[in-house]
RNA sequence: GCUUCCGUAGCGCAGGGGCAGCGCACCCCCUUGGUAAGGGGGAGGUCACGGGUUCAAAUCCCGUCGGAAGCU
Numbered sequence: 001g002c003u004u005c006c007g008u009a010g011c012g013c014a015g016g017g018g019c020a021g022c023g024c025a026c027c028c029c030c031u032u033g034g035u036a037a038g039g040g041g042g043a044g045g046u047c048a049c050g051g052g053u054u055c056a057a058a059u060c061c062c063g064u065c066g067g068a069a070g071c072u
Base pairs, nucleotide, nucleotide: 001071002070003069004068005067006066007065010024011023012022013021018055026042027041028040029039030038048064049063050062051061052060
């Protein structure tokens, strides 16, 4: 330098056109003599950034940035 894949909650990841979800962690409550475990509820997101397509974009297209793998 070229090719491919990835970037979504604090962490690990789903979701691939129609208002964004799961697990763990965090907060509150129940349970206990107390702790752990268990149960119920809750908060937390400019979907990496910019542009385009579309009635509508996390999702499709182009570019930029960052990461991984391969090739030279």
Description
Transfer RNA from an Oscillospiraceae bacterium, 72 nucleotides, folded computationally. The coordinates come from a structure-prediction model, not an experiment, and the mean pLDDT is 83. Its Rfam family is "tRNA". Rfam describes the family as follows. Transfer RNA (tRNA) molecules are approximately 80 nucleotides in length.